[in-house]
RNA sequence: ACGCCCGUAGCUCAACGGAUAGAGCGUCAGGCUUCGAACCUGCAGGUUGGGAGUUCGAGUCUCCCCGGGCGUG
Numbered sequence: 001a002c003g004c005c006c007g008u009a010g011c012u013c014a015a016c017g018g019a020u021a022g023a024g025c026g027u028c029a030g031g032c033u034u035c036g037a038a039c040c041u042g043c044a045g046g047u048u049g050g051g052a053g054u055u056c057g058a059g060u061c062u063c064c065c066c067g068g069g070c071g072u073g
Stems, first nucleotide, its partner, number of pairs: 001072007010025004018056001028042004049065005
């Protein structure tokens, strides 16, 4: 330099172009306990990497940029 893949919650990941973007773990609060751990219940937490385009509608499709991984030279 070129090709391919990836970027979504603190972490690991879901989500056919269509309702309010969800799950597990974690954090926090409560329950339980002599106190903890484990377990149970509940809440919060998101500019879907940034920008533009297509579309009635974009996390999803297209383009540019940024970051990461793999391969080729």